Predicted 3D model of an 88-nucleotide RNA (c-di-GMP-I riboswitch aptamer) from Perspicuibacillus lycopersici.
It matches the Rfam family "c-di-GMP-I riboswitch aptamer". From the family's description: GEMM was predicted in a large-scale screen for bacterial structured RNA regulatory elements.
Its mean pLDDT, the model's own confidence on a scale to 100, is 86.
It was read from a public genome assembly, where an Rfam model found it.
[in-house]
RNA sequence: UCUCGAUAAAGGCAAACCCAUCAAAAGGUGGGGACGCAAAGCUACAGGGACUAACGGAAUUUUUUUCCUAUGUCAGCCAGCUACCGAU
Numbered sequence: 001u002c003u004c005g006a007u008a009a010a011g012g013c014a015a016a017c018c019c020a021u022c023a024a025a026a027g028g029u030g031g032g033g034a035c036g037c038a039a040a041g042c043u044a045c046a047g048g049g050a051c052u053a054a055c056g057g058a059a060u061u062u063u064u065u066u067c068c069u070a071u072g073u074c075a076g077c078c079a080g081c082u083a084c085c086g087a088u
Base pairs, nucleotide, nucleotide: 004086005085012037013036017032018031019030020029021028022027035076041081042080043079047078048077049074050073051072056068057067058066059065
């Protein structure tokens, strides 16, 4: 340095849910709370995938419904980049 991840050490993060708040929604933020995580750190214009469908478009009617679509969202989906410790 690369790989690897321990009944190690120092620590870290925080799912669901509840409250408040922002948003059309997905979802975000703050507080509480811990399911878990060796990258659950950063990156959405490196790339893939997924979610929502406001605006817009198409169709259909008993004026509603359906479909398409990201510029919106998710990295605790895969992934790219960076990184503590050092048993094997």